RNAcentral holds the sequence, with entries from Rfam and Ribocentre. This is a predicted structure of a 139-nucleotide RNA (c-di-AMP riboswitch aptamer (ydaO/yuaA leader)) from Desulfurella amilsii. The source organism's lineage runs through Bacteria, Campylobacterota, Desulfurellales, Desulfurellaceae and Desulfurella. Rfam family: c-di-AMP riboswitch aptamer (ydaO/yuaA leader). Rfam links the family to the GO terms regulation of gene expression and cyclic-di-AMP binding. Model confidence (mean pLDDT): 78 of 100.

[in-house]
RNA sequence: AAUAUAUAUAAGUCGAGGCUUUAGGUAGCUAAAGCGCGGGGGACCCAAUUUAAUAUGGGGCGAAUUCCUCAGUUUGAGGAUAAGGCACUCAUAAGCUCGAGCCCGUCAGCUAACCUCGUAGACUUUUAUGAGGGUGCAA
Numbered sequence: 001a002a003u004a005u006a007u008a009u010a011a012g013u014c015g016a017g018g019c020u021u022u023a024g025g026u027a028g029c030u031a032a033a034g035c036g037c038g039g040g041g042g043a044c045c046c047a048a049u050u051u052a053a054u055a056u057g058g059g060g061c062g063a064a065u066u067c068c069u070c071a072g073u074u075u076g077a078g079g080a081u082a083a084g085g086c087a088c089u090c091a092u093a094a095g096c097u098c099g100a101g102c103c104c105g106u107c108a109g110c111u112a113a114c115c116u117c118g119u120a121g122a123c124u125u126u127u128a129u130g131a132g133g134g135u136g137c138a139a
Stems, first nucleotide, its partner, number of pairs: 011124004018035007036119006046109001055106001057107001058104004066080005084097003088132007
């Protein structure tokens, strides 16, 4: 000097997944309550009445839907695609990336009041032009 690992701190990305208080604890942290954010159920009205269970069951969270090819034995592999993401916001252009997984259990349209649940996890960089905005410093 470089690389790798671990810890701490700072600044950030996706996402609803943040904050405050109290109690216990040396601390890490744990539990509870509340605020904020997010999801589900749930009337009139409106919509629907077409899969009725020896079945094409139905539905929810999420950007993650749909199609094709190969293999073929259920699993699998590859390509494309709706949709999504990339250090303030918007527009344009190009580039990169993603396009999963899980849950309910025969049951749920919308839905005021009301009821109820969650508040995780995984990560480290994309530039240019134009317009707008914010913060800090100085005067």